[in-house]
């Protein structure tokens, strides 16, 4: 150079066919329990705005097809693996 895989909240890791993004775990917050703590339950958790309904935006970056794109097509990054 070529070929293949991966890239998704703070972290790991799902959505296999285009149809509510972020499931589920860890964490982390608030509560219970404790004399305290751990552990174990209960609840909560993407960012903005907003008193709230609720509305906008967000799957590595940009285009594109689509009524709708984390799925499909392009062109770049970035990584891992294999070939030369």
């Nucleotide at each position: 150079g070529c070929g293949g895989g991966g890239g998704u909240g703070g972290c790991g890791g799902a959505a296999c066919u285009g149809g509510c993004a972020g499931a589920c775990g860890c964490a982390c917050u608030g509560g219970a329990c404790u004399c305290a703590a751990a552990a174990u339950c209960c609840a909560g958790c993407g960012a903005g705005c907003g008193c709230a309904a609720g509305c906008u935006c967000a799957u590595g970056a940009g285009a594109g097809u689509u009524c709708g794109a984390u799925u499909c097509u392009c062109u770049c990054c970035c990584u891992c693996c294999g070939c030369a």